Predicted 3D model of an 85-nucleotide RNA (c-di-GMP-I riboswitch aptamer) from a mouse gut metagenome.
RNA sequence: UAAUAAAAGCAAACCGUCGGAAACGGCGGGACGCAAAGUUAUGGGGACUAACGCAUUGAACCGCUAUUGUCAGCCCGACUGCUGA
Repeated sequence: UAAUAAAAGCAAACCGUCGGAAACGGCGGGACGCAAAGUUAUGGGGACUAACGCAUUGAACCGCUAUUGUCAGCCCGACUGCUGA
């Protein structure tokens, strides 16, 4: 640094099941794709959810809110890794 290969790897949507308030995550199936689609949320930004809380109401919904919630397959960074040039 990612053309062309080779050996590998991961696994979107969706379905089933379990957990969770939810976002979402685990497991199984399944492959849209990925040169890091490996790790890092206690590096920086961004996005999602809204339980508790705030506000409102006759009571609710709606609204605000991540603080010890979630997303690394949103971006930048850091660390690590296979092969080729």
The prediction has a mean pLDDT of 85.